[in-house]
Context: one part of a larger RNA
RNA sequence: GCCGACGACUCAUAAUUAUUGGCAAGGUUAAAGAUAUUUUCUGAAGCCAAAGUGAAAACAAGUCUGAAAAGGGCAUUUAUCGUCAAAGAUUAUGGACCCGAACCCGAGUGAUCUAACCAUGACCAGGAAGAAACAUAGAUAAUACUAUGUGGAUGUCCGAACUGACCGAUGUUGAAAAAUCGGCAGAUGAGUUGUGGUUAGGGGUGAAAUGCUAAUCGAACUCGGAGCUAGCUGGUUCUCUUCGAAAUGUGUUGUGGCGCAGCGGUUGUCGAUGGAUUAUAUAAGAGGUAGAGCACUGUUUCUAUGAGGGCUAGUAAAAUAGUACUAAAUUGUCGCAAACUCCUAAUACUUAAUAAUUUUCUGACAAAAAGUGAGACUCUGGGGGAUAAGCUCCAGUGUCGAGAGGGAAACAGCCCAGAUCAUUAGUUAAGGCCCCUAAAUAGUAAUUGAGUGUUAAAGGAAGUGUCUUCGCUAAUACAUCCAGAAGGUUAGCUUAGAAGCAGCGAUUCCUUAAAAGAGUGCGUAAUAGCUCACUGGUACUAAGCGUAAAUGCACCAAAAAUGUCCGGGACUAAAUUAUUUGCCGAAGCUAUGAGGAUAUUUUAAAAAUUAAAUAUUCCGGUAGAAGAGCGUUCUGCUUAUAAUGUGAAGACUUAUUGAAAAAAAGGUUGGAUUUAACAGAAGUGAAAAUGUCGGC
Repeated sequence: GCCGACGACUCAUAAUUAUUGGCAAGGUUAAAGAUAUUUUCUGAAGCCAAAGUGAAAACAAGUCUGAAAAGGGCAUUUAUCGUCAAAGAUUAUGGACCCGAACCCGAGUGAUCUAACCAUGACCAGGAAGAAACAUAGAUAAUACUAUGUGGAUGUCCGAACUGACCGAUGUUGAAAAAUCGGCAGAUGAGUUGUGGUUAGGGGUGAAAUGCUAAUCGAACUCGGAGCUAGCUGGUUCUCUUCGAAAUGUGUUGUGGCGCAGCGGUUGUCGAUGGAUUAUAUAAGAGGUAGAGCACUGUUUCUAUGAGGGCUAGUAAAAUAGUACUAAAUUGUCGCAAACUCCUAAUACUUAAUAAUUUUCUGACAAAAAGUGAGACUCUGGGGGAUAAGCUCCAGUGUCGAGAGGGAAACAGCCCAGAUCAUUAGUUAAGGCCCCUAAAUAGUAAUUGAGUGUUAAAGGAAGUGUCUUCGCUAAUACAUCCAGAAGGUUAGCUUAGAAGCAGCGAUUCCUUAAAAGAGUGCGUAAUAGCUCACUGGUACUAAGCGUAAAUGCACCAAAAAUGUCCGGGACUAAAUUAUUUGCCGAAGCUAUGAGGAUAUUUUAAAAAUUAAAUAUUCCGGUAGAAGAGCGUUCUGCUUAUAAUGUGAAGACUUAUUGAAAAAAAGGUUGGAUUUAACAGAAGUGAAAAUGUCGGC
C1' cells in the first nucleotide's frame, strides 16, 4: 500500500415543547402488597388543573399601590379548559458523538547500566633520562668546592598490554539503536580493573556537562486518581423529496471562542381596500453630496491707500518734518478647501396617486429548535499607501461562495445564462462564420502597407487619407538655368587690427538704380574671396505652388533571461472603420413525452388518508431545517395448522423489476435450517480518523 472484519450522537433521571392516544371538570397514581406473574388487581398519601392579587397579614372576581370614590399594575369576561402516557426534538447533570495530549498528585520498584564512596583482591613488555644521599680521589687551617663512581628519585621521557576517544574514510532500511579501518592521547598514576557493599526521585551522585541515576532525565520507571481537561486538529457509516442561509452590528481577559440582534427552515393564527415589481417629463417630502462660489471660517497673487512701528533730521525735552524700511486694516484683482458655504443638481430614498404585471408570492404576530459571525473578486464613490499591489479599510451593485451549461485558447469572482427527467427536433443569447472548428474565402463604401492588426508614454518626423484658413498663379507662379547684387564707406565706437560678418550702441541714413541689408551664412591675422536676401532676363519647362490649424490610420521612441509564437496554421485581408443580409451557437426559450411538489375541486371510505381531474405557475444548491422511505439483528400465547431432503441458510453467476436505498426470479454449488405481512426493541448501514486487529 491493497483486501477483510471491527469502528463514533448512547443510557439514566429531571424539565420544556409540538404530535398521537386514553379519560375529561376532572386526570393520574407513588412506595408497598396480592395474583392466574413481561399481566391484572389492591393502594388516594401525593402531584397537576378548576381564582386571582399582594412582600405578607389578608381580601377575593377582584386585588395591590394610594389620603382617595382618582389614576395605574396584574387578574376575571369569550373561545371552555385539563391531565396521564408513548415515541420525537431540545436543554440540564453525569465520560455524554468517537479517538488524541503535554502535565499535576498518590503509592510503590530500581545503583546487574552509570556517578561518587567503602571493604577486599588483581594488573602495568621493553627501553631512556639519571635528583638526593653515599664511596673514593683531589682540594682546604677546617668547611666549601672539583672529578670519578655507586645510587635509583620522578603526577619525568619513548613505547606494547590496558585505558581513552583528537582527525579522516566507510557505515547511515548498518555486521552494530554509536561500530569498523587507518592514524591519535595517557601508559607508577588525581592510574586501570575484578568481586561484594552504601547513597533513591520535591531525592541521590556530580574534578559541574543540567551530566548520570538500566537504549528513559530541566526532574526515572510501574500502577492508581483517570474515560484528567482540550474555546484545538482529525473522523462520524443507507436512499429520495421540499425549502434554503451567513461570513454583518453590538458586548465580551474578547477577536480562529461565546451571548443578543440580523439572515434560513418548521408549525400555528391573522391579513385581500393586502404584498411584490415596473412605469408616469405624476404629486408631496426630508437632505447639503457632485459642481460651483468666496458672502462666513481659514489660506492666497498682484495693485492702490497706508494706522502703528523702525530709521534720519529736529528740540533743553517735546512738538514737528522726511523716508528706495516694515506693514495692520480697507478698495480692486487671480486662486484654493474632508473637518468653508451666499448657492446647489442628477440619481438614490420616504409617502401617496394612477396604470400594468404578478401573487404556490408575501407581510404581521406567536412557538420551540438551526447554522453563520476567517469571506473573495469585478464595476462605481471614497479613506490609508506612492491617485503602488492579486495591498488594506468603508459604502453601493453583481457574481463566486452554495452555480452546472455556452463564450473569454487554458482561466472560483469577467460576458451570456440559472441544470426535474428523456429526445440524432426547432429557435436564439454572449460570442463567432479560411483550416484546426459548427457557421459567409458574403455584399457595399472607405482606410492601413506598418504583419500595424497580434503590449506602452512624453517627445520626434515633407508617411498617408479627410476637412479648413490665408496667400501666389496663363500679365506664366513654384522649381531649374544665366546675369547683377553697387557707391558715400574700411559708417561710428572699441581695438595691435575690427574693412557687412570678435564685441558695443542706434539718427541702421543717403545716393545711383530693375534691384542690392551699414548685411543671411562660410571664410581672412585684418583685407580678399564665395554665398544669401533682393532684381532683371532670353531660353527651357508648364499647371498648379506655398502657409497655418483640425482630424482618421500608420512610423520612430520600444532592452531579459530554455524556443520564434496572434491559441496554432497562416492572413494584405482571414486587419481596421461604417453599414447590409444570412447562418452557426447553451443544460436559455419552444416542441413532444414522463415524473414530483404544492394548491383547488370532485368521488369513495368511520377517521387519518387514498384515487382522479384542473392549475398562466414551482422542482441548481454548501451549512442547515422539514418530510417520506429502503435495508440489518433480535422479539411477539397475531395472521400461522407458514416455507423446506420433490433440497433451508450461505456462496458463485445470469438476465429482469423499481426514481433510489434495494427487490424478487432462473442456474450451479451447498446439505439443514429459514422467512413474508402486521407490530415492537436496537450493540442498525463505512472509503477515509498518520484509525484497531488479521491476511497478502
Molecule: large-subunit ribosomal RNA, domain II
Organism: Callipsygma wilsonis